Notes:
Bacterial RNase P class A from a Jiangellaceae bacterium, 371 nucleotides, folded computationally. It matches the Rfam family "Bacterial RNase P class A". It is annotated as a ribozyme. Gene Ontology terms of the family: ribonuclease P activity, dimeric ribonuclease P complex and tRNA processing. Taxonomically the source falls in Jiangellaceae (Bacteria, Actinomycetota, Actinomycetes, Jiangellales).
RNA sequence: CGAGCUGGCCGGGCGGCCGCGUCGGAACCGUCAACGUUCCGCCGAGGAAAGUCCGGACUCCACAGGGCAAGGUGGUGGGUAACGCCCACCCGGGGCGACCCGCGGGACAGUGCCACAGAAAGCAGACCGCCGGGCGUUUCGGCGCUCGGCAAGGGUGAAACGGCGGUGUAAGAGACCACCAGCGCCCGGGGUGACCCGGGCGGCUCGGCAAACCCCACCUGGAGCAAGGUCAUACAGGGAGCGUUCGAGGGCGGCCCGCCCGAGCUCCCGGGUAGACCGCACGAGACCAUCGGCAACGGUGGUCCUAGAUGGAUGGUCGCCAGUCCGGCUUCGCCGGGCUACAGAAUCCGGCUUACAGGCCAGCUCGUCCC
Numbered sequence: 001c002g003a004g005c006u007g008g009c010c011g012g013g014c015g016g017c018c019g020c021g022u023c024g025g026a027a028c029c030g031u032c033a034a035c036g037u038u039c040c041g042c043c044g045a046g047g048a049a050a051g052u053c054c055g056g057a058c059u060c061c062a063c064a065g066g067g068c069a070a071g072g073u074g075g076u077g078g079g080u081a082a083c084g085c086c087c088a089c090c091c092g093g094g095g096c097g098a099c100c101c102g103c104g105g106g107a108c109a110g111u112g113c114c115a116c117a118g119a120a121a122g123c124a125g126a127c128c129g130c131c132g133g134g135c136g137u138u139u140c141g142g143c144g145c146u147c148g149g150c151a152a153g154g155g156u157g158a159a160a161c162g163g164c165g166g167u168g169u170a171a172g173a174g175a176c177c178a179c180c181a182g183c184g185c186c187c188g189g190g191g192u193g194a195c196c197c198g199g200g201c202g203g204c205u206c207g208g209c210a211a212a213c214c215c216c217a218c219c220u221g222g223a224g225c226a227a228g229g230u231c232a233u234a235c236a237g238g239g240a241g242c243g244u245u246c247g248a249g250g251g252c253g254g255c256c257c258g259c260c261c262g263a264g265c266u267c268c269c270g271g272g273u274a275g276a277c278c279g280c281a282c283g284a285g286a287c288c289a290u291c292g293g294c295a296a297c298g299g300u301g302g303u304c305c306u307a308g309a310u311g312g313a314u315g316g317u318c319g320c321c322a323g324u325c326c327g328g329c330u331u332c333g334c335c336g337g338g339c340u341a342c343a344g345a346a347u348c349c350g351g352c353u354u355a356c357a358g359g360c361c362a363g364c365u366c367g368u369c370c371c
Stems, first nucleotide, its partner, number of pairs: 001367010012321007020044002023041006046342001050353002053351005058224004070220005075089005090104001091102004105215002110213002112209003127154002129150009162180002165177003181205001183202008228278004235271001237269006249261004285304008322340008
């Protein structure tokens, strides 16, 4: 310098003007409070707030214990409140490598499936072919028919009952032998473990699929903040008191007199509709330092408080700057124009997945050149 791999971070900045929401303060209104209006001040979206796919906190309901069913998870060890998440390792596969990928228990408990092609796809099988016998024929090289042997070679397939070399044979074959692969058993060593390394023996060798049923181990009660709760206009109902010409109560703006209407009125209990409020913003919290650990993560100490709407606020515009692209020119540069994403809280938290203009940082690998 070129080509890559992995991890992390930012995701426009500053200023002016106008505007919105919560909270606090002041003024006006008002008996007070609340509401409303105006002014001032503080704060005001995200790395994914998204999809709602997992796991929890919280709330209500259910629940002696155990089991069935249903659903989920699936190498080992660790982390965590928990997880299907994360970290480290093992095994298998890919890459020269950094590194990446794996829905990674069981196919001698049982059932089932293996498309197409092919003779045959698991109680294996013989199309071409190789070899032997018999008969026929012959141009003496063979060829045809038939009865047997074989599976070495060809061919089909994702997969054909070990691979390769030799012995052997009419031709062949784990029929036999050496080496290798695989399976099972035994022994020694290493590791917490998955597993790895080494040695011996055996029969030679009965495939794959459990994101097919199934078996094994482990996990899971249901509904969800419209959870749930508090206060309570209205309106069923119940009780008490007062009252019906000895008149409660109401109207004439208030009070007294007066006039009129007049049989109900008041209070309490009670369920909880409209509505308001709580839940609801201090939490498995953020940042910094330090210690333990390979790491995920955990311990200790310090500092900080950081949105709470409910038809749902967090915006618009202008100027300068920044990044990038395009065009032109007088091309170390200048001028003009375009673009700056994905998206947006609604009980909260830990993850996963998906979307995203553009940019930054760190570590590592391979190749080329130079010293």